Predicted 3D model of an 87-nucleotide RNA (SAM riboswitch aptamer (S box leader)) from Haloplasma contractile SSD-17B.
RNA sequence: UAACCAUAAAGAGAAGGCGAGAGACAAGCUCGAUGAACCUUCAGCAACCUGCCGUAGGGUAAGGUGCUAAAGCUUGAACGAUGGGAC
Numbered sequence: 001u002a003a004c005c006a007u008a009a010a011g012a013g014a015a016g017g018c019g020a021g022a023g024a025c026a027a028g029c030u031c032g033a034u035g036a037a038c039c040u041u042c043a044g045c046a047a048c049c050u051g052c053c054g055u056a057g058g059g060u061a062a063g064g065u066g067c068u069a070a071a072g073c074u075u076g077a078a079c080g081a082u083g084g085g086a087c
Stems, first nucleotide, its partner, number of pairs: 004084004013042005021031003025076004043068004048064003051060003072079001
């Protein structure tokens, strides 16, 4: 670091702070003062990498990540992010 794989057709949220935007982008369509987004804490989901167990299929959930409105919300595009990723 390309292709590719995972998060991602499944699954899983509360509290506190703050106070008007948010769902990457375009179009749509939604969410939001009955408090969005963001931050903190705790909890949970998944099983991509590592660890451990197993001859193996696989299991586990300790560590690194990701996620916890809507199929990545839908469609589009040489599409974005994060984690892996050969020579």
The organism belongs to Haloplasma contractile, within Bacteria. The coordinates come from a structure-prediction model, not an experiment, and the mean pLDDT is 75. RNAcentral holds the sequence, with entries from Rfam and Ribocentre. It matches the Rfam family "SAM riboswitch aptamer (S box leader)". On this family, see Montange and Batey, Nature 2006: "Structure of the S-adenosylmethionine riboswitch regulatory mRNA element".